[in-house]
RNA sequence: GCCACUGUGGCUCAGCCUGGUAGAGCGACAGAUUCGUAAUCUGUUGGUCGGGGGUUCGAAUCCCCCCAGUGGCU
Numbered sequence: 001g002c003c004a005c006u007g008u009g010g011c012u013c014a015g016c017c018u019g020g021u022a023g024a025g026c027g028a029c030a031g032a033u034u035c036g037u038a039a040u041c042u043g044u045u046g047g048u049c050g051g052g053g054g055u056u057c058g059a060a061u062c063c064c065c066c067c068a069g070u071g072g073c074u
Stems, first nucleotide, its partner, number of pairs: 001073007010026004020057001027045006050066005
């Protein structure tokens, strides 16, 4: 230099192909339970979807540019 993939709550990821209310598990917080802790149960909490622009009635999703990371080729 070229090619491919990845980037979404604090963490690990799904959703993207086929545009239409952003989700799961873990975590955190509160309550129940316990002499107390852990475990368990119930509830709550949390993300301008890497950044910018475009298309569209509508973009995490489609298009363009950029940034970061991983792998491959030379």